[in-house]
């Protein structure tokens, strides 16, 4: 230089393949609730410009494109 991948909630991840009804899940955080008391359990609540900007559509996390960042191949 060249191809390929990932970038979604604090933390590790589904969801993208085939665009559609409020974006999720487990841990962890706060509150309750059990308990002598702590853990454990059990309920509930916060918390997301879905890496950036654009385009495309009625509608985009999801399709194109250009950029950043990180990882793997090849040279």
């Nucleotide at each position: 230089g060249g191809g390929c991948u990932u970038g979604u909630a604090g933390c590790u991840c589904a969801g993208u393949u085939u665009g559609g009804c409020u974006g999720g899940a487990g841990c962890g955080u706060u509150c309750g609730g059990c308990u002598g008391a702590u853990a454990a359990c059990c309920g509930a609540a916060a918390g997301g410009u879905c890496g950036a900007g654009a385009g495309u559509u009625c509608a985009a996390a999801u399709c194109u494109c250009u950029c950043c960042a990180g990882g793997c191949c090849c040279a």